[in-house]
RNA sequence: CUCUUAUCCCGAGUUGGCGGAGGGACAGGCCCUAGGAAGCCCAGCAACCAUCACUUCUUUUGACAAAGUGAAACGGUGCUAACCUGCAAGGCGCAAUGCGUCUUGACCGAUAAGAG
Repeated sequence: CUCUUAUCCCGAGUUGGCGGAGGGACAGGCCCUAGGAAGCCCAGCAACCAUCACUUCUUUUGACAAAGUGAAACGGUGCUAACCUGCAAGGCGCAAUGCGUCUUGACCGAUAAGAG
């Protein structure tokens, strides 16, 4: 970098330290920011893997495997302002090749695990 699977509900810094101008993926809006952006450290959260406990299932028994629930935050990653639109279909409203609004799906994007 590509592919597959799962999730994108919730949670966590409006007083921490360093740092000094950008940031919210992209585009357009809209917004955050010298009352301090990005980034680093610290702190926190608990989504995945790993760990531990219990239950179910399996087994002659135990262990392993599988499924579920919970704990913990030492480990591997991750995350810690909020939001709309983007493409298609359908419902509803209107002064109707359009506009507004709602729903569903897709695309794009993010994270984890696995494979190449």
This is a predicted structure of a 116-nucleotide RNA (SAM riboswitch aptamer (S box leader)) from Paenalkalicoccus suaedae. Its mean pLDDT, the model's own confidence on a scale to 100, is 77.